[in-house]
């Protein structure tokens, strides 16, 4: 980094410590956060993609068992990631629509696999 393929409106510290001016992915416009303290880092919490497990149904291979696999659903939370203002904070393209506004693409993010 590039490809595929899931998922993006739910949840997580208003009195936790360190830090010390900035932050909210880029580019604009907006529109918000911040010294009642920003990024970071650490600690705690959140949620269950991966791993773990159970059931339950398919496929292997001619029955059954037993493995594998792949799907559904449930339990778990010790590990591997990830997240913790605001819909990915909104808008930019396309379509409808007098407007508010609604779909959808792009773009971004995070996961698993693959190169």
């Nucleotide at each position: 980094c590039u490809c595929u393929u899931a998922u993006u409106a739910a949840g997580a510290g208003c009195a936790g410590g360190c830090g010390g001016a900035g932050g909210g992915a880029a580019u604009u416009a907006g529109c918000c956060c911040u010294a009642u303290g920003a990024a970071g880092c650490c600690c705690g919490g959140c949620a269950a993609c991966c791993c773990u497990u159970c059931a339950u149904g398919c496929u292997g291979a001619a029955u059954g068992a037993c493995c594998a696999g792949c799907a559904u659903g449930g339990a778990a939370a010790c590990g591997g990631u990830g997240c913790u203002a605001a819909a990915u904070c909104u808008g930019a393209c396309a379509g409808c629509g007098u407007a508010a506004g609604c779909u959808g693409a792009g773009a971004g993010a995070u996961g698993a696999g693959a190169g």

SAM riboswitch aptamer (S box leader) from Fictibacillus solisalsi, 115 nucleotides, folded computationally. The model forms 97% of the base pairs in the Rfam consensus. The organism belongs to Fictibacillus, within Bacteria. Its mean pLDDT, the model's own confidence on a scale to 100, is 80.